[in-house]
RNA sequence: CAAGCAGGCCGGGUGAUCGCCCCGAUGAUAUCGGGGAGGAAAGUCCGAACUCCACCAGGCGGGGUGCUGGGUAACGCCCAGGAGGGGUGACCCUACGGAAAGUGCAACAGAAACAUACCGCCCUUUGUAAGAAGGGUAAGGGUGAAAUGGUGAGGUAAGAGCUCACCGGCGGCCGGGUGACCGGCCGGACGUGUAAACCCCACCCGGAGCAAGACCUAAUAGGGGGCGAUGGCAUGCCUGGGCUGACCCCGGGUUGGUCGCAUGACUCCGAUGGCAACAUCGGAGCUAGAUGGAUGAUCACCGCCCUGUUUCAUACAGGACACAGAAUUCGGCUUACAGGCCUGCUUGGCAU
Numbered sequence: 001c002a003a004g005c006a007g008g009c010c011g012g013g014u015g016a017u018c019g020c021c022c023c024g025a026u027g028a029u030a031u032c033g034g035g036g037a038g039g040a041a042a043g044u045c046c047g048a049a050c051u052c053c054a055c056c057a058g059g060c061g062g063g064g065u066g067c068u069g070g071g072u073a074a075c076g077c078c079c080a081g082g083a084g085g086g087g088u089g090a091c092c093c094u095a096c097g098g099a100a101a102g103u104g105c106a107a108c109a110g111a112a113a114c115a116u117a118c119c120g121c122c123c124u125u126u127g128u129a130a131g132a133a134g135g136g137u138a139a140g141g142g143u144g145a146a147a148u149g150g151u152g153a154g155g156u157a158a159g160a161g162c163u164c165a166c167c168g169g170c171g172g173c174c175g176g177g178u179g180a181c182c183g184g185c186c187g188g189a190c191g192u193g194u195a196a197a198c199c200c201c202a203c204c205c206g207g208a209g210c211a212a213g214a215c216c217u218a219a220u221a222g223g224g225g226g227c228g229a230u231g232g233c234a235u236g237c238c239u240g241g242g243c244u245g246a247c248c249c250c251g252g253g254u255u256g257g258u259c260g261c262a263u264g265a266c267u268c269c270g271a272u273g274g275c276a277a278c279a280u281c282g283g284a285g286c287u288a289g290a291u292g293g294a295u296g297a298u299c300a301c302c303g304c305c306c307u308g309u310u311u312c313a314u315a316c317a318g319g320a321c322a323c324a325g326a327a328u329u330c331g332g333c334u335u336a337c338a339g340g341c342c343u344g345c346u347u348g349g350c351a352u
Stems, first nucleotide, its partner, number of pairs: 001348010012302007020036006038323001042334002045332005050209004055241006062205005067081005082096001083094004097200002102198002104194003118141002120137007149167006168190001170187007213259004223250004227245001231244003264286001266285008303321001305319005
């Protein structure tokens, strides 16, 4: 200097004028003070807090997650590791339990896909020869995603774990580690893959949702009828226990207001512990609450970016400034994003 990898931050600011919403002071709509849309507010994909519904235990069925250990209120999330794979590397990806419980599937091609001999190689017999018959073989070739585990050497009539060495897999033993796993030694020669196929195993799982729910006002209607311990009750069903008018139909009133409504598993700073995620302690702070739905409009300057003139700096002119708007609240994941900045690391080139 160039190209990359991982992480983090900003993404507008200041002033004036006018306007809107909330909170406080105030008799007051006047006046004054304070505050007012995100890193994703998006998606609605997970997990909860909270609210309402009487539930508890067992069984069958259904759904979700799926390497190990830790974190968390919890999670399908985060952190740290393991195994497999990709990359020169920094790093990245994984739908990552089980094929020795069972069932299924692997089209076509190929001789053959839970087993086998098409071509070929070798031996014997026969024949003038081409060829034919018998036997042996799975090293070579072909087919295929995959063919008696692979490579090499020896050996053999030709070959083959037939023998040996190394590698892979299986089984046993020993050592290390909380564990997933890793390492070493020994033995047999050792018939694939697929569970994002059915299945088996481990763990987890009520429903509905702030349009939840509570209250006030109003009443012409606190109405009428049915069922009557039936029915209903926390996954769909069954069993045992328990609770109970909570049920069904017709009709009327209000479509108004108040609460829920923002102090939270919160944010920031410091110390301690931990590789880290994070936890504990101490201190400081209060940072929207609308309801046809506020958080805006105009002007000027600044900032960032682009283009042009100029002379590299600089100055001037013009243009443009991304994705995008809270609606009960949080923890995540995923997706979108003009432009800019910072930190650490890797590779290559050049110079010293």
Molecule: Bacterial RNase P class A
Organism: Dehalococcoidia bacterium